This is a predicted structure of a 74-nucleotide RNA (transfer RNA) from a Candidatus Woesearchaeota archaeon. Its Rfam family is "tRNA". Rfam describes the family as follows. Transfer RNA (tRNA) molecules are approximately 80 nucleotides in length. The family's RNA type in Rfam is transfer RNA. The sequence is in RNAcentral, with records from ENA. The prediction has a mean pLDDT of 82.

[in-house]
RNA sequence: GGGGCUGUAGUGUAGCUUGGCUAUCACUCAGGGCUGGGGGUCCUGUAACCGGGGUUCGAAUCCUCGCAGCCCCA
Numbered sequence: 001g002g003g004g005c006u007g008u009a010g011u012g013u014a015g016c017u018u019g020g021c022u023a024u025c026a027c028u029c030a031g032g033g034c035u036g037g038g039g040g041u042c043c044u045g046u047a048a049c050c051g052g053g054g055u056u057c058g059a060a061u062c063c064u065c066g067c068a069g070c071c072c073c074a
Stems, first nucleotide, its partner, number of pairs: 001073007010027003020057001029045006050066005
């Protein structure tokens, strides 16, 4: 220098060529119930689409330019 893949709550992840309601689930965290307390279990809640631009009535999803990580070629 060229090419490919990946990026979503604090952590891990589904959704991505099906573009469409308030973005999924688990753990963590906060509150509460059961228990004398702890553990365990149940209920409720908080928190996220890597960044800019574009297309569209509507973008996590499509296009483009970057950033970061991994891999291959040179």